[in-house]
RNA sequence: ACUUCAUCCAGAGCAGCCGAGGGGUCCGGCCCUGCGACGCUGCGGCAACCACCGACGCGCCUUCCACGGCGCCGCGGCAGGUGCCAAAUCCGGCCCGCCACGAGCGGGGAAGAUGAGGG
Numbered sequence: 001a002c003u004u005c006a007u008c009c010a011g012a013g014c015a016g017c018c019g020a021g022g023g024g025u026c027c028g029g030c031c032c033u034g035c036g037a038c039g040c041u042g043c044g045g046c047a048a049c050c051a052c053c054g055a056c057g058c059g060c061c062u063u064c065c066a067c068g069g070c071g072c073c074g075c076g077g078c079a080g081g082u083g084c085c086a087a088a089u090c091c092g093g094c095c096c097g098c099c100a101c102g103a104g105c106g107g108g109g110a111a112g113a114u115g116a117g118g119g
């Protein structure tokens, strides 16, 4: 490379540098942007996937009790490893359903992002 699982309508911005496009790609829409976007750097922050801690709950070791140990899509804490800090992943594109047939609503998929595994 590829692949599995989980999550993706919550949350969190200032400064400096740069200088023209940017919101992943294509198409359609919509939006951000010389009142400086995007990007980079610094600092700050958000969240809690993993790690770590606890042992509140449940289960198992165990027929019962205590102690102990272990486990868990549960609970609490923490913030070490990532991630993130316009808009739902900005919205749609494919399939299905509903329908007040409206560029309407809902569900799923595809693609993507992030994390943790596999490889």
Base pairs, nucleotide, nucleotide: 002118003117004116005115006114007113008112013043014042015041016040017039021032022031023030026093027092028091029090044085045084046083049081050080052077053076054075056074057072058071059070060069061068089111094108095107096106097105098104